This is a predicted structure of a 293-nucleotide part of an RNA (large-subunit ribosomal RNA, domain VI) from a marine sediment metagenome. Rfam family: Bacterial large subunit ribosomal RNA. Its mean pLDDT, the model's own confidence on a scale to 100, is 86.
[in-house]
Context: one part of a larger RNA
RNA sequence: UGUUGGUUGCCUGAGGGGAAGAUUCCACCAGUACGAGAGGAACAUGGAGUCGCAGCCACUGGUUUACCAGUUGUCUGGCAAGGCAUUGCUGGGUAGCCACGCUGUAACCGAUAAGAGCUGAAAGCAUCUAAGCUCGAAGCGGUCCCUGAAAAGAGGCAGCCAUUCCCGAAUCCUUUUCCUGCGGGGAGAGGCCUAGGGACGAGGGUGUCGGUAGAAGACCGGCUUGAUAGGUCAGAAGUGUAAGAUGCGAGCUUCGGCGAGCAUUUCAGCUGACUGACACUAAAAACCCGAGG
Repeated sequence: UGUUGGUUGCCUGAGGGGAAGAUUCCACCAGUACGAGAGGAACAUGGAGUCGCAGCCACUGGUUUACCAGUUGUCUGGCAAGGCAUUGCUGGGUAGCCACGCUGUAACCGAUAAGAGCUGAAAGCAUCUAAGCUCGAAGCGGUCCCUGAAAAGAGGCAGCCAUUCCCGAAUCCUUUUCCUGCGGGGAGAGGCCUAGGGACGAGGGUGUCGGUAGAAGACCGGCUUGAUAGGUCAGAAGUGUAAGAUGCGAGCUUCGGCGAGCAUUUCAGCUGACUGACACUAAAAACCCGAGG
């Protein structure tokens, strides 16, 4: 752009795509069939794995350089709080992302191939085939997953809006008047419209706050009638008991004191991504498109 008014949402499913997978073992069948014995199956059924592929993060585990703690050297006069040294090093660790974790990869149906048959003529017989019919594969088509009204036979259902209003030339027709070099030219009035412009308008876009999305577009959510992001508060979760104060205190001492460390206050303090509450901050305003037969 089209799909024969526009628009929003939900569907149908022609068509397209897909690892739709590969394989092993065990039980049972069964000590059965078979076999003199020795030995020793199969179909079906049930169960458990391995590999590959896809998805996911409740669990387990890994990572977690804007989280917490410990600690070395040095610097900021001391403490506290920090800077630098690979994140200085070390111990933990949420969300997210992952695998070593979890889930699926199942069952069945239809039409067939080679092949196996039934009935059965041509051809009194025979013959699976000529008419007709029944089976038969990890293969084919469904079933499963994804996509899919641009499927031109361009689909369906539901909701909403519209099926209006205003302005309006030039040209053309009728007519009045002025100038004239008589060929024509200028100005005005009326009429029929049309081209065109605008208003309204379901909805959409730009804008803007963001992320279940993402290379850019796109997609999804929010925009004050608001919890969209930040912030604050509360919680979850992590770390592991902050600073300050008080008491005790190994040891040292010039006997005045100094003092590692321990305990209490303190399941404290701090805290990235998680959850909730609260409009404090920012999502303001504005503009554009838009059917109108």